[in-house]
Predicted 3D model of a 250-nucleotide part of an RNA (large-subunit ribosomal RNA, domain VI) from Fusobacterium sp. PH5-29. The RNAcentral record of the full RNA draws on ENA. Lineage of the source: Bacteria > Fusobacteriati > Fusobacteriota > Fusobacteriaceae > Fusobacterium.

Context: one part of a larger RNA
RNA sequence: CGUAAGAAUAUUGAAGAGAUCUGUCCUUAGUACGAGAGGACCGGGAUGGACAAACCGCUGAUGUACCAGUUGUCACGCCAGUGGCACAGCUGGGUAGUCACGUUUGGAACAGAUAACCGCUGAAAGCAUCUAAGUGGGAAACUGACUCUGAGAUAAGUAUUCUAUGAGAUCCCUUCGAGACCAGGAGGAGAUAGGUUGGGGGUGUAAGUGCGGUGACGUAUUUAGCUGACCAAUACUAAUAGAUCGAAAG
Numbered sequence: 001c002g003u004a005a006g007a008a009u010a011u012u013g014a015a016g017a018g019a020u021c022u023g024u025c026c027u028u029a030g031u032a033c034g035a036g037a038g039g040a041c042c043g044g045g046a047u048g049g050a051c052a053a054a055c056c057g058c059u060g061a062u063g064u065a066c067c068a069g070u071u072g073u074c075a076c077g078c079c080a081g082u083g084g085c086a087c088a089g090c091u092g093g094g095u096a097g098u099c100a101c102g103u104u105u106g107g108a109a110c111a112g113a114u115a116a117c118c119g120c121u122g123a124a125a126g127c128a129u130c131u132a133a134g135u136g137g138g139a140a141a142c143u144g145a146c147u148c149u150g151a152g153a154u155a156a157g158u159a160u161u162c163u164a165u166g167a168g169a170u171c172c173c174u175u176c177g178a179g180a181c182c183a184g185g186a187g188g189a190g191a192u193a194g195g196u197u198g199g200g201g202g203u204g205u206a207a208g209u210g211c212g213g214u215g216a217c218g219u220a221u222u223u224a225g226c227u228g229a230c231c232a233a234u235a236c237u238a239a240u241a242g243a244u245c246g247a248a249a250g
Stems, first nucleotide, its partner, number of pairs: 001152001005163007015149004021049007033038001051106005059100004066093005071086006110144003117137004168245004173187004192238003195234005201227003208221005
C1' cells in the first nucleotide's frame, strides 16, 4: 500500500514445512516343513540403539560476590570486629536461571489409490489366456491421517460485536518466564517493578556477653546469624506529566 467505510475479537484452511529409522529377546512352537541336520510365515508381548522435541521433580554441571573457612598485606587510632587488593586471592558448599550426563514423550494404528507381482471372469483365436470390455488382492514409496506455519490464498475468505455521544491505536512510563533492534505479553477498574513482612531453599551455629583454660582455644546463649534471582501477602515508593494518529464510500 492492497484486501472499496473504519476497528476489535474469534476463526476456516488453499498451500507449504517437519516427522517417517531400526535391533534383540520371549511366546505362538521346537509347531508347520524336513530322513535328519535344521527350522519358519501369520499373530501377540517385552526391552534397547540412534535421532528429535519439551522440561528441571530426580542425578549432576555452571552459578563473578549467597554462606562459610583461610593466607599475605594495607586501612578503619589500638583490642575485638570489619573493609580494600592479591585470577572471583585461594578453598568448601550452593538458590533461581541456563544446561545434559538427567527425566518425559514421539515414529504408531488406520483409510484410499497404486508399483512389481498374484488372481477372477473372459473373448479376439469354438481351445488357452490376469486384459482387449469388466473386476479383486498387493509395498517403508504416493494421497490422507500426526506436528507446525498459514487469507498478499490479489480468487486477498468467514462469524460476532463496536464506531462522529470519537470505535480504536500508538508514543512515553513500571516491566517480563518476551527479546540483538524491532516485535510479543502484563500493568492505577493495579500486584507491573522496587521496598517491607512471612515462607522456601542455601550456608552451617554470627556478633556481644557469661563460663572453663596460663594460653592457643573450647563451650552456653544458638540448628544460630546472614542470605542474588524463588513462592506468596501487602499500594509504602515508582508507573508522573503529557503527546500523537484515527473512520461514512461506489